[in-house]
RNA sequence: AGAGUUUGAUCCUGGCUCAGGAUUAACGCUGGCGGCAUGCCUAAUACAUGCAAGUCGAACGGAGGAUACUUCGGUAUCCUUAGUGGCGAACGGGUGAGUAAUACGUAGGUAACCUACCGAUAAGCCGAGGAUAGCCAUUGGAAACGAUGGGUAAUACUGGAUAGGACAUCAUAAUGGGCAUCCAUAGAUGUUUAAAGGAGUAAUCCGCUUAUUGAGGGGCCUGCGGCGCAUUAGCUAGUUGGUGAGAUAAAAGCCCACCAAGGCGAUGAUGCGUAGCCGGACUGAGAGGUUGAACGGCCACAAUGGGACUGAGAACGGCCCAUACUCCUACGGGAGGCAGCAGUAGGGAAUUUUCGGCAAUGGACGAAAGUCUGACCGAGCAAUGCCGCGUGAACGAAGAAGUAUUUCGGUAUGUAAAGUUCUUUUAUCAGGGAAGAAAAGUUAAGAUUGACGGUACCUGAUGAAUAAGCUCCGGCUAACUACGUGCCAGCAGCCGCGGUCAUACGUAGGGUCCAAGCAUUAUCCGGAUUGACUGGGUGUAAAGAGUUGCGUAGGUGGCAGGGUAAGUAGAUAGUGAAAUCUGGUGGCUCAACCAUUCAGACUAUUAUCUAAACUGCUCCGCUCGAGAGCGUUAGGGGUAGCUGGAAUUUCUAGUGUAGGAGUGAAAUCCGUAGAUAUUAGAAAGAACACCGAUAGCGUAGGCAGGCUACUGGGACGUUUCUGACACUAAGGCACGAAAGCGUGGGGAGCAAACGGGAUUAGAUACCCCGGUAGUCCACGCUGUAAACGAUGGAUACUAGCAGUUUCGGGUAUCGACCCCUGGAGUUGCGAAGCUAACGCGUUAAGUAUCCCACCUGUGUAGUACGAUCGCAAGAUUAAAACAUAAAGGAAUUGACGGGGACCCGCACAAGCGGUGGAGCGUGAUCUUUAAUUCGAUGGUAAACGAUAAACCUUACCAAGGCUUGACAUCUCGGGAAGGCUUCCGAAAGGAAACUGUGCCCUUGGGAACCCGAAGACAGGUGAUGCAUGGCCGUCGUCAGCUCGUGUCGUGAGAUGUUUGGUUAAGUCCAUCAACGAGCGCAACCCUUGCAACCAGUUGUAUUUUUCUGGUAGGACUGCCCCGGUAACGGGGAGGAAGGAGGGGAUGAUGUCAGGUCAGUAUUUCUCUUACGCCUUGGGCUAGAAUCGCGCUACAAUGGCCGGUACAAUGCGAAGCGAAGCAGCGAUGUGAAGCAAACCGCACCAAAGCCGGUCCCAGUUCGGAUAGAAGGCUGAAACUCGCCUUCUUGAAGUCGGAAUCGCUAGUAAUCGCAGAUCAGCAUGUUGCGGUGAAUACGUUCCCGGGUCUUGUACACACCGCCCGUCAAACCAUGAGAGUCACCAACACCCGAAGUCCGUUUUAUGCGGCCUAAGGUGGGGGAGAUGAUUGGGGUUAAGUCGUAACAAGGCAUCCGUACGAGAACG
Repeated sequence: AGAGUUUGAUCCUGGCUCAGGAUUAACGCUGGCGGCAUGCCUAAUACAUGCAAGUCGAACGGAGGAUACUUCGGUAUCCUUAGUGGCGAACGGGUGAGUAAUACGUAGGUAACCUACCGAUAAGCCGAGGAUAGCCAUUGGAAACGAUGGGUAAUACUGGAUAGGACAUCAUAAUGGGCAUCCAUAGAUGUUUAAAGGAGUAAUCCGCUUAUUGAGGGGCCUGCGGCGCAUUAGCUAGUUGGUGAGAUAAAAGCCCACCAAGGCGAUGAUGCGUAGCCGGACUGAGAGGUUGAACGGCCACAAUGGGACUGAGAACGGCCCAUACUCCUACGGGAGGCAGCAGUAGGGAAUUUUCGGCAAUGGACGAAAGUCUGACCGAGCAAUGCCGCGUGAACGAAGAAGUAUUUCGGUAUGUAAAGUUCUUUUAUCAGGGAAGAAAAGUUAAGAUUGACGGUACCUGAUGAAUAAGCUCCGGCUAACUACGUGCCAGCAGCCGCGGUCAUACGUAGGGUCCAAGCAUUAUCCGGAUUGACUGGGUGUAAAGAGUUGCGUAGGUGGCAGGGUAAGUAGAUAGUGAAAUCUGGUGGCUCAACCAUUCAGACUAUUAUCUAAACUGCUCCGCUCGAGAGCGUUAGGGGUAGCUGGAAUUUCUAGUGUAGGAGUGAAAUCCGUAGAUAUUAGAAAGAACACCGAUAGCGUAGGCAGGCUACUGGGACGUUUCUGACACUAAGGCACGAAAGCGUGGGGAGCAAACGGGAUUAGAUACCCCGGUAGUCCACGCUGUAAACGAUGGAUACUAGCAGUUUCGGGUAUCGACCCCUGGAGUUGCGAAGCUAACGCGUUAAGUAUCCCACCUGUGUAGUACGAUCGCAAGAUUAAAACAUAAAGGAAUUGACGGGGACCCGCACAAGCGGUGGAGCGUGAUCUUUAAUUCGAUGGUAAACGAUAAACCUUACCAAGGCUUGACAUCUCGGGAAGGCUUCCGAAAGGAAACUGUGCCCUUGGGAACCCGAAGACAGGUGAUGCAUGGCCGUCGUCAGCUCGUGUCGUGAGAUGUUUGGUUAAGUCCAUCAACGAGCGCAACCCUUGCAACCAGUUGUAUUUUUCUGGUAGGACUGCCCCGGUAACGGGGAGGAAGGAGGGGAUGAUGUCAGGUCAGUAUUUCUCUUACGCCUUGGGCUAGAAUCGCGCUACAAUGGCCGGUACAAUGCGAAGCGAAGCAGCGAUGUGAAGCAAACCGCACCAAAGCCGGUCCCAGUUCGGAUAGAAGGCUGAAACUCGCCUUCUUGAAGUCGGAAUCGCUAGUAAUCGCAGAUCAGCAUGUUGCGGUGAAUACGUUCCCGGGUCUUGUACACACCGCCCGUCAAACCAUGAGAGUCACCAACACCCGAAGUCCGUUUUAUGCGGCCUAAGGUGGGGGAGAUGAUUGGGGUUAAGUCGUAACAAGGCAUCCGUACGAGAACG
């Protein structure tokens, strides 16, 4: 000191969260020792038991006991102490309920007071008296406690005397002082008022009385200071003051009588809530914030409430009364108060021993010894906290074992252990053993006193011996692997992990941090500059009030001088208790802790003095701020009245005829009863075209035909006047669009609601036809708008340029212009500066000052409740519970748009031919099936994987078989291998018999092969293409995709790559903060077209030729003309070829989790007498229906018959197969030739050409289907092949919506060949033959590219997202009421008690006041309540699609009306 979290990324705003410290803590796991501290935060709940305040015999009379003496009567001494008496019990100890001021803190006052004990000073203590406890006797009661009679003492009580006291009066009116009243001192007279003794041989001591004084303690009063709520705004009758009397120690309405009507309050009265206050403590850099345990000061309280008594002083362990509760009781009556120390119950997450001692310190009493002291000193319990120590140290690599992991090599645990050497803190045992205590007491001296404690400490002994855990390991945040689990179980402080490879869950190994502790929870401060005094903001993020228009309080205020000294500054003095805190020093071995007459701090406050710059106050001036006067001036500024024309509508009349109106298209509607159109006239209301404008005026809202009247404000000029009169402005007053409300008018047009017509799935809308409030006027109300410049007002300062409105000046002129210049407004662009950026920029969002208003995450919500205002609608003020980790601003890159611009493409258009209809072939869906194996599914699946399913293939099904296996490697045993035969079986296979001995060799054996055995393993077309490699499809042969350096920007990013041209092209040129480069484009490659050269057998015919192969060439806008800066484009020549000559191969960064685990490879999972392997047969060939790709056709540009012509690519040995012969033919036979420029496939290739026939028909078209007979391949042709011949002769007469291909040797059409292949081609791959039409053009459809724009999208429009309804849960408002509570008020009753009165003494009687209690009606806050309102939350509910793009009707604000809902 910061970090994480909003986004695809960025900057900002802003909240949430974390890391730190702390605690009277608690909980979980664990736990060795010691020191010092601390220990009911909750029930101020109730308390058993014991103790916590007594003491004095030197105040008193007695009593009892002991000892001694005795004249036995008693005396003396000592001990004990019930009572009288004195002092104490008012301290000490506890607690924090109450109390927001009768409290506390601080500084003062008391001239308005008191004070026992203690200190000092002065004086005194004379002389009498009568009682009463105890005691004795009698006696009541259960007890507590008494009653009556008789004795008795005092330092108890009462008179008398004395008095420098007190009070009153008088006189001198004297002296001194002060604070207004006043205070002190001196004289005289009068009245009144004291005392106590005890001890001692004595000295003397202890007491007693009076007075003065001190010290300490207290009472009362005053200033200032410290909580929340204004949704608490008015409170107060003894209230505020006066006079008089009373009361008190003492001032005072403290109390009473009378008089006056005051007193407090937005600087927050009153009320309500909460709370003991402080020194201090925690935290923080500080300022602050929080807190008030322990220790200390003050206050308050003592079961709850009231009251007095005694006393110097008043009540925890005193009294009286009332109430509640508890206990005892003989029922008559009594007793009690742990918030003292222990302890108990209860409550609670939670807080200790019914301990020792008065040894020390302190207190009460006492002359003293001493007694008492749960104050205190100590011990016990608790890791509750802080501090210290330890759990061993050194060496030790075979890097042991075990464990974990592994790529199987290793690696980690790890010098760790073991082992060797050493030490002994601590714990244990044994021995010694304190200080605290002498400054005390007694005393001549001597002697004596320790709870803690046999403790601390010291010494010795044994032996590594007695001693480590907890959290965490995804990021923040130090620390990683394996297994298990599989959106499950679970984790989580925030972000977030988990859906089969989880460093995030659980376990293990390893590691990290801290350590006798470690985590968690709770709370406070910090971080948080996130309430900002230090130290924030308000154009768009939350935030400027609708208008500063007027103005009160308040705050602030121009220039100069004099005075003052409140603020301010300085100095001095006092106080700010101690403890705490800081620095120093010292003591416990250190530290914590403690000490310190060492220093400081306590930031504060009081008093006095000084200063006089600034602020304030006061006095006197000034003119520049402000205002006024005079002159000039612009203007839709306002109010009222009068008035004008155009248009709309309606009415009347004329002309005129069938439509009009309306829309995307229509319809409702109007019109033959005459509309629309047109002409003329009339009526009415509302609004004011052109001028008109980033022009004007106004505080804002707002203001527009013209004229008049009245009226507000502004600007400019000025040698006038006043003299700071100013600025801002909480409350207050006023104004305030539209909609809306009330009353009365008015009503042409427009037009919520409403009606109808359309659109639509629906259409409560958009569109259309109508139409009422309203819109208009007058007078009232309402008081809100996206009331916006989303920008409060005032003043000053800080570059400019340009336009415009208005008023001046100068110059110039006859004048108007031109030119220069000063104000006041208004608009655009911009320096500096500011800003998160966008942007603002003399009209600031810059630099400063003053004043006001407002903000503090989002949602709930501008809502509820309350209050005020309003006729109502509603407005203003304005929360919380709860939920949530974001919400938001600006800008960036993409993507998208039913946004825009430009460009391209057989994309459209222009053409040619098809598909879609028929039959058939083939593939697919679906269905069926034992199986119809699997994959591919918009474009980018469907004659696709498959360039060949009868068996095989084959993965599927049925049946029969095998289990180290059909295949690979290793080990062992046997055998060469191989061959033949028989039986069973559908085959696979099973059983048996016979035959055969090879090669190398170091004689062990080995190589290949076969059989057998056991196990490692084989095997899987089983799963996952969403774990992968590789390959492929697609956008797309589209022109794009990037990088380095530089520059710009806070940054994401931008620039380059944009722009203007050009191109097929990011192709090239020009320009440019860019300059270059890479992958793509192009080119290089193959092929074809031309010519040359070389070579050439199997080709050629003989010559250049043709043909085949090779080599170099040719074309480059090179040449000419035109346009252009250029790139390039247009035209032309030459040329076989011309502007890329044609065709092919070649596919950038990337997209689609596109396809493929069934081509192969491969992770993980899975099967293992089976999901593996073998065999036979079947299936993949099924068939109601649907789709894709094709073939053949529907015919005359044709069919059939006859004749006749011309290719190229290719292929051939398990092959191509000639001639010849046979057959109608398929084919057979035949065998020549050929491993092929030689031979063959292969004949005349077909279309074509020539001739004939058919004559428009379901035909001499078409050939499906079917029958018969054959051929070929092959073990095999039934399921299920192809071909031939004869016969049969179906649909079909050019094909709906829709849709496909193609721009030239192309489409169309014609045949040929290859691969696969035993056989099977309408598919596919190639080849050649014949050989067109059309393209105006880019408006539209589709796809793509570039630039730009909007965006709430980024999984990127198949996006995002709103509201009702339905369901569950949560908190909350209203609610007939119900319940308990709080404080007042009125009345009734009224204990104890003081006081007053009365009475013969009296405890008697009466009265005032009054606690508690009762009655009553209101008030406040709370809990609960059938029902009800909205709100929030919740992976996959319903209805729509309101918003984001022009979101498909631009959106939004206020208001009114309407509607399932968003909404209209």
The RNA shown here (small-subunit ribosomal RNA) has 1464 nucleotides and comes from Faecousia sp. Its Rfam family is "Bacterial small subunit ribosomal RNA". Gene Ontology terms of the family: structural constituent of ribosome and ribosome. The RNAcentral record of the sequence draws on SILVA. Its mean pLDDT, the model's own confidence on a scale to 100, is 84. NCBI's taxonomy places the organism under Bacteria, Bacillota, Eubacteriales, Oscillospiraceae, Faecousia.